Description:
Predicted 3D model of a 64-nucleotide RNA (transfer RNA) from a soil metagenome. RNAcentral holds the sequence, with entries from MGnify. It matches the Rfam family "tRNA". From the family's description: Transfer RNA (tRNA) molecules are approximately 80 nucleotides in length. It is annotated as a transfer RNA.
[in-house]
RNA sequence: CCUUCGUCUAGCGGUCUAGGACGCGGCCCUCUCAAGGCUGAAACACGGGUUCGAUUCCCGUAGG
Repeated sequence: CCUUCGUCUAGCGGUCUAGGACGCGGCCCUCUCAAGGCUGAAACACGGGUUCGAUUCCCGUAGG
C1' cells in the first nucleotide's frame, strides 16, 4: 500500500436494489453444435468505533 460476485474490475458517506466484462444456469434461435439474442443466480476479508446513516472514515486482526 492492497483486500468488492467463480475470475478481472467500477464505485468511495445517503442518490442503487453495490454496476460492468468474462465465466455459470435457464429460455429463444438452429436438424445439432458453435455464434448470436433475452434472462437469472452470484460479492463489499473479519471484529470493533465514529455518524442520523459506513462498502466508503478511524482502530485492531487476518491475508497478500